[in-house]
This is a predicted structure of a 148-nucleotide RNA (FMN riboswitch aptamer (RFN element)) from uncultured Acetatifactor sp.
C1' cells in the first nucleotide's frame, strides 16, 4: 500500500393517569484522538441539512443506426440489438453547514482530567412529551489491534 477483525452504555424502586420505562420523585449510563487517567477542555465520529463533478444502480423518455416482421408500395406502422443523449430516483464519494454540558475545595512541579462536595449534559422519527423504550441499524464510522 492491501487485506481480516474489533469497534456504545444504561429506567431500579414509587407518584398521577383510561394511557407514560415519555410527565413528577428516585435510579441508572458515559464512543474515538490528545493532554497528569476527561460525557462537561482541544479535536475527531454518528444524526440531520446543502452543493459539487466523474462515475455506478434503477426508471421512463428523446434521438441515430442494424437485423426482422407486416405491406403491392409509401411507411408519423410493429418487434430486436447497439451508439449518443439529457432528465429523475438511489446508494456512494468529497467539501461545507449544523452539532450538548463545570464548578469549588484538596494534593501536586504540572489537573477544568485525581480526590472530596455541589451542579449539568446528551441527534432524528415513532408513541401520553423518552440520554436509557422500538426504529433507520445484522448500518455507518472516529480509531484499536493483527497479518502480508
Nucleotide at each position: 500500500u492491501u487485506c481480516u477483525u474489533c469497534g456504545g452504555g444504561g429506567u431500579u424502586g414509587g407518584g398521577u393517569g383510561a394511557g407514560a420505562u415519555u410527565c413528577c420523585c428516585u435510579a441508572c449510563u458515559g464512543g474515538c484522538g490528545g493532554u497528569a487517567c476527561a460525557g462537561u477542555c482541544c479535536g475527531c465520529g454518528a444524526c440531520c441539512c446543502a452543493u459539487g463533478g466523474a462515475g455506478g444502480c434503477a426508471g421512463a423518455g428523446g434521438u441515430u443506426u442494424u437485423c426482422g416482421g407486416c405491406g403491392a408500395a409509401g411507411g408519423u406502422c410493429c418487434g430486436u440489438a447497439a451508439g449518443c443523449u439529457g432528465c429523475u430516483g438511489c446508494g456512494g464519494c468529497a467539501u461545507g453547514g449544523c452539532u450538548g454540558a463545570c464548578u469549588c475545595g484538596g494534593u501536586g512541579a504540572a489537573a477544568g482530567u485525581c480526590c472530596g462536595g455541589g451542579a449539568c449534559c446528551a441527534a432524528c422519527a415513532g408513541u401520553a412529551a423518552a440520554g436509557u423504550c422500538u426504529g433507520g441499524a445484522u448500518g455507518a464510522a472516529a480509531g484499536a489491534a493483527g497479518a502480508a

The source organism's lineage runs through Bacteria, Bacillota, Clostridia, Lachnospiraceae and Acetatifactor. The sequence is in RNAcentral, with records from MGnify. Its Rfam family is "FMN riboswitch aptamer (RFN element)". Rfam's curators write: The RFN element is a highly conserved domain that is found frequently in the 5'-untranslated regions of prokaryotic mRNAs that encode for flavin mononucleotide (FMN) biosynthesis and transport proteins.